RNA sequence: GCAUCGGUAGUCUAGUGGUAUGAUUCUGGCUUGCCAAGCCAGUGGCCCGGGUUCAAUUCCCGGCCGAUGCA
Numbered sequence: 001g002c003a004u005c006g007g008u009a010g011u012c013u014a015g016u017g018g019u020a021u022g023a024u025u026c027u028g029g030c031u032u033g034c035c036a037a038g039c040c041a042g043u044g045g046c047c048c049g050g051g052u053u054c055a056a057u058u059c060c061c062g063g064c065c066g067a068u069g070c071a
Base pairs, nucleotide, nucleotide: 001070002069003068004067005066006065007064010024011023012022018054026042027041028040029039030038047063048062049061050060051059
């Protein structure tokens, strides 16, 4: 340099065009003599820019970052 794959809460992850899933963390509550564990509720997210569309995490183009392969 070229090709392919990927980028989603603090962390890990699902999601094939219609208000983004789960786990964990965090906060509050319940429970306990206290802690831990457990239970309930809540907070928090689509890498950036543009295009297509009534509507984009999803499709297209470019950029940035990462992984792998080739040279």